A computed fold for a 527-nucleotide part of an RNA from Leeuwenhoekiella blandensis MED217, annotated as small-subunit ribosomal RNA, 5' domain. Taxonomically the source falls in Leeuwenhoekiella blandensis (Bacteria, Pseudomonadati, Flavobacteriales, Leeuwenhoekiella). Its mean pLDDT, the model's own confidence on a scale to 100, is 82.

Context: one part of a larger RNA
Parts: sequence; C1' cells; structure tokens
RNA sequence: GGAUGAACGCUAGCGGCAGGCCUAACACAUGCAAGUCGAACGGUAACAUAGGAAAGCUUGCUUUUCUGAUGACGAGUGGCGCACGGGUGCGUAACGCGUAUGCAAUCUACCUUGUACUGGAGUAUAGCCCAGGGAAACUUGGAUUAAUCCUCCAUAGUCUAUAUUAAUGGCAUCAUUUUAUAUAGUAAAGGUUACGGUACAAGAUGAGCAUGCGUCCUAUUAGCUAGUAGGUGUGGUAACGGCACACCUAGGCAACGAUAGGUAGGGGUCCUGAGAGGGAGAUCCCCCACACUGGUACUGAGACACGGACCAGACUCCUACGGGAGGCAGCAGUGAGGAAUAUUGGACAAUGGGCGCAAGCCUGAUCCAGCCAUGCCGCGUGCAGGAAGACUGCCCUAUGGGUUGUAAACUGCUUUUAUACGGGAAGAAUAAGUGUUACGUGUAGCACGAUGACGGUACCGUAAGAAUAAGCACCGGCUAACUCCGUGCCAGCAGCCGCGGUAAUACGGAGGGUGCAAGCGUUAUCC
Repeated sequence: GGAUGAACGCUAGCGGCAGGCCUAACACAUGCAAGUCGAACGGUAACAUAGGAAAGCUUGCUUUUCUGAUGACGAGUGGCGCACGGGUGCGUAACGCGUAUGCAAUCUACCUUGUACUGGAGUAUAGCCCAGGGAAACUUGGAUUAAUCCUCCAUAGUCUAUAUUAAUGGCAUCAUUUUAUAUAGUAAAGGUUACGGUACAAGAUGAGCAUGCGUCCUAUUAGCUAGUAGGUGUGGUAACGGCACACCUAGGCAACGAUAGGUAGGGGUCCUGAGAGGGAGAUCCCCCACACUGGUACUGAGACACGGACCAGACUCCUACGGGAGGCAGCAGUGAGGAAUAUUGGACAAUGGGCGCAAGCCUGAUCCAGCCAUGCCGCGUGCAGGAAGACUGCCCUAUGGGUUGUAAACUGCUUUUAUACGGGAAGAAUAAGUGUUACGUGUAGCACGAUGACGGUACCGUAAGAAUAAGCACCGGCUAACUCCGUGCCAGCAGCCGCGGUAAUACGGAGGGUGCAAGCGUUAUCC
C1' cells in the first nucleotide's frame, strides 16, 4: 500500500447492487417448511343442486324425510411423490476430492422411439356397523364389502435359466447375433376417445464400481500387518472383488517416509503479488459427509432415509403413576455463548418441483418486501456576484497590521434529493374455453380470451422554497499540514525513533491548517 462475512469509537441525508452467527454440530416455546389424484375403488361425515314422499296453507312456497343421481368431498383402501428441493461442515488425510480413462463386471422410476399383447377366475381386507379396553397416546374382538390391492390358470418373445450348435470379432478372462431345440414365468380394464397396464429392445438421464496422476504438519512417531497379501471353491451383490466364509500358501507395506499422532470437508475460486509464489476455502456452482448420540434393517427404481420405522442412551414434556410424546445443522423466532451478525413479514404474479387428463392443490425452493453504512458504486448538503476586506475570535506589533475571508450578511438564480398533490408501468406469456386453418379423428398453427406478491413501487408531471442534509482523524521526523496559552519527568503522548524536569510546533485547550468525506479513525487477521 491492498484486502475482510469483520468488530469497536465518534458521526450520519438519499439511492442502486451485494452481503449479514466466523463462536456452542449448544438447548429449543410457537407457527409454518410435502403433498396430491373422485378420470383407480367402496363410498357420503359435511356443503350445494336435482328428483321422490308426507304435512301445512300463502297453490308455490315453507318444514320434515328419502335417494350417491350430479357437482364436489372429511376419513379410508389404492397409486405416485416423500431418496428432490432446503440446512450444516461433525466426521473424514480417504479413490473423499480434482483430473483423465475403463466396466467384455453393472443398475436406472418418471421421459422419448420401436415391436407385440392387454383372455378367464377367485379369495381377502380397511372403511362403515356392532361390542369392548384405556387418563391419554391409542388399541382389541365380531360380522360384512370394493378396486388399477392380492392370488390362481391360460397365452407370449429380441426375456430368464439349462443342454447342444454356427459364423464373426476382440484386449487374457471372452464378446456379439445373422443359429436352432426343450422347460418355466407376466398382465388392470377402469372410464369413455383418451389416460393407462404388461413384456422386450434402443436412447437419454442419473447412479455404482475400478485404475493412472495430484492432494497439510510432526521422525523428539521406524518398523507396521492374520482377513493381513495371494490362490481354490462356496455364499452374497445390480455388478467385479476377502465383500463374507472354509481350506491352502507365507506373504504384503515401508527412509521415494509405512504405521502412529495432530489438524482439516475437497474443488471451481477468493485476496495479495510484475510474475514465480504466499495465504484462505464466507456468499454462488459441482462433489462428499451428517441430521440429538450409537446401532439396525424394512419399503422402494433409488435410502440404510433431516421434518419415516425399530432398539438402546442422555435430555425435555404430559400423566389418573399403569404408561406415553419429542428431536430447528428447514424459514422466522427464543435462551445461552460471544467483540459481533437481521423480520415469529408478503406472494405463488414469474422460474422451478410434486401429484393430476385438465382446472387446480401444495411448495419458508424461489421471487419480493423489512432491519443493518457491513462493503462497492452513484448523488446531494446549493450556484454566481459580493470589500466598507465589518464585528468577533486568534496572532504579531515598530500600534501600522495579518488571518479567519468571498467566508458571512446582502443581491440574483437554480431545485437533484426531501415534502405535498396528480398520473402511473414493464416484468404476462401461456392456461381453461370459443372460433378458424392444415392434416386426418386428435394433434399442430393462428385469432380472441382471465391472471401482478412486489406496488400506487419504478418512472413522469405540477407546486413552493436554499429551502430538509457534515463529519472524522491528523499537523516533531518518516508524512501533507504552525502558532499562542496551560502544565512543569507531573498530568499525559507514543506505529518506530522518541517527547514532558518553567519559553513543549510531540502532553491538554484554543486559533489556524492538512487529508479524506456519509463517512473517518482504532483493533484483529492475510499478502
């Protein structure tokens, strides 16, 4: 000199953009953060419509009741989602990450393309109803019922398994299909014109595994290792593999630093530097790991699962003492810790995601708004004229003067921002629906057609008026900027050198000046 997720002190007008618990992965009150589908199903708890019956009398209304018939819909079965999105950096020195390859050793829901099929039958079970238990959480029994739930039979092949067989190719183990035969196994028909379901193949996406190279400190850590290194076989996995197990061999790693200990998420990047380097890993993006602590599996295409399950532990809460409930490192918010870090806000208008044919519903993702000078950038606090160079203050003094100083007053002008009033966006294109055109029977194009949280915001116009707006540090040298008074090695200053003991340009105050400026200084940390 540059920089920061900064803090503290003094001060403070505005706008835009960005950022905002670095500490206790400490503990958490309350609300919200993941649902959706009636075009899968039995249905009807509520609402509305329609229809039927009865009664009343105002003769077309009211009341009661029935019907799931329609729209819709609480709870339930079923499907998909809940493995994403969001948070944090505990652990991890590792194929964790980065980079480059490989899988002839693999899987992949939804999506796209192609081919083929979607035939019969049955049994349950929630819900509803009935009867109980319990303070509650919740739960037991009986009867009965549906489906795209579950099961059985049939039918398949470019599917799987076994045996035989042909050609071609490669990179050793082998691979492919243009080969043939035998066995076994799947499927939902709802609803009405399109959404599904099953099988197979390919693609895309995502994931898993393996390998080369790179990846901190300590040798005052020198030896480490028995599933350890390899082989055979078996089991297991989507898949190779000591991944696991039985047996056999005795290996494997290491001064080119094994093992052990310490520290730490990694990278893109960021800061600095001419570069080489050095330091760091906030915000944003990618990957990894974790979800009170430890362990475990289930379901599923995918989890060993943040707002799922089970067990144990610590802690908190309810209790009728028998037993139960819970997990903010999601968004806000609270306590604690700390030098220190914000609202218990709005909207789904846009983008994206889940479900759904769609309308739509959900979405603390996201988009916005609030607070904070935390940073960067921009703007303003007026402009021009104005000397009797006033008064005051301070300084010098030869009593003349100098400085503050065009500074003020005053004159003329302007009006960013602020204030008042008025107007007022873009961000919005799509959707449903209607019409029309092309093709041909459900798609595409065109036209019309609702929708704005921000927000009466940005922006624009009008009105009046300098009106509403400057501070901080420093002035001995480094280093831009000097005098007076007070004090007298005292009080105090100080980054280094050093100042102060009676003339202090260094302390404190004043006048003046210098540098920056809505900021200025100090501290901490990095180069």